A computed fold for a 73-nucleotide RNA from an uncultured Erysipelotrichaceae bacterium, annotated as transfer RNA.
Rfam family: tRNA. By type it is a transfer RNA. Rfam links the family to the GO term triplet codon-amino acid adaptor activity.
The sequence was found in a public genome assembly.
The prediction has a mean pLDDT of 80.
RNA sequence: GGGUCUGUAGCUCAUCUGGGAGAGCGCCUCCAUGGCAUGGAGGAGGUAGCCGGUUCGAUCCCGGUCAGAUCCA
Numbered sequence: 001g002g003g004u005c006u007g008u009a010g011c012u013c014a015u016c017u018g019g020g021a022g023a024g025c026g027c028c029u030c031c032a033u034g035g036c037a038u039g040g041a042g043g044a045g046g047u048a049g050c051c052g053g054u055u056c057g058a059u060c061c062c063g064g065u066c067a068g069a070u071c072c073a
Stems, first nucleotide, its partner, number of pairs: 001072007010025004019056001027043006049065005
């Protein structure tokens, strides 16, 4: 320098013939217990790496760009 893949909540990851952004763990509050562990109920937290385009509508399609992984040189 070129090819491929990945980027979504604090962490690990779902969500794909384009239409309501979610789970587990973690965090906060409450209840059960004399207390802990544990269980149950509720809650906070993400403009989906960034910019632009297509579309009535984009996490999803297209282009560019940044970061990481990997292969080739």